Source information: A computed fold for a 76-nucleotide RNA from Lentisphaera araneosa HTCC2155, annotated as transfer RNA. Its mean pLDDT, the model's own confidence on a scale to 100, is 83.
[in-house]
Parts: sequence; C1' cells; structure tokens
RNA sequence: GUCCUCAUCGUCCAGAGGCCUAGGACAUCGGAUUUUCAUUCCGAGAACAGGGGUUCGAAUCCCCUUGGGGAUGCCA
Repeated sequence: GUCCUCAUCGUCCAGAGGCCUAGGACAUCGGAUUUUCAUUCCGAGAACAGGGGUUCGAAUCCCCUUGGGGAUGCCA
C1' cells in the first nucleotide's frame, strides 16, 4: 500500500429495511419487604463512532472519514 472485520446505555450482549420514539442482563438511583444488612419484588434514568447517499422508510444497505483487530505484497 491492498483486502477483510468490528464500533449500539457505565459494562456485556440482542438487532439482518417497517413489529425500534432501539430490547435484555449486570451495575447505578428511588421505593416496597426485612429489627438491620443481604436477598427478593416494583419503578426510573442511560446508547446506535462522525459525515454523505439510496429508499416512502436506515441501528440495518452503499461511499468517505476516524479508531480497534486480522490477513497479505514489492510479483509480471
């Protein structure tokens, strides 16, 4: 240099064009239960790397950029 792949709540994961104003677990916060703590139960807040495009509609498809990981080349 070329190619492949990944990027989503604080963390780990789900999602494969419409059922997503994005769901789950743990963590955090509030409440209930309990003599207290823990457990258990209920609830709340919290995220699509950035930009552009395609489409009636994009977390999802395409392009560019940024960052992580991997493979490979100096051949004719």
Source information
Its Rfam family is "tRNA". It is annotated as a transfer RNA. Lineage of the source: Bacteria > Lentisphaeria > Lentisphaerales > Lentisphaera > Lentisphaera araneosa.